[in-house]
RNA sequence: GGGCAUGUAACUCAGCGGUAGAGUGCGACUCUGAUACGGUCGUUGUCCCAGGUUCGAAUCCUGGCAUGCCCA
Numbered sequence: 001g002g003g004c005a006u007g008u009a010a011c012u013c014a015g016c017g018g019u020a021g022a023g024u025g026c027g028a029c030u031c032u033g034a035u036a037c038g039g040u041c042g043u044u045g046u047c048c049c050a051g052g053u054u055c056g057a058a059u060c061c062u063g064g065c066a067u068g069c070c071c072a
Stems, first nucleotide, its partner, number of pairs: 001071007010024004018055001025043006048064005
């Protein structure tokens, strides 16, 4: 220098154009003599950035940035 992949909650990851989710974590309550486990409720997002397409974009297109892999 060229090609490919990935980028979404504190972490691990779903989400195929129509109001952003799960598990873990965290907080409160409950349970117990107490702790742990269990149960209930709650909690956090500029979907990497900037444009474009569309009535509508996390999702499609373009250009960047970061990380990883491959080629030279």

This is a predicted structure of a 72-nucleotide RNA (transfer RNA) from an Alphaproteobacteria bacterium. The sequence is in RNAcentral, with records from ENA. The coordinates come from a structure-prediction model, not an experiment, and the mean pLDDT is 81. Its Rfam family is "tRNA". Taxonomically the source falls in Alphaproteobacteria (Bacteria, Pseudomonadati, Pseudomonadota).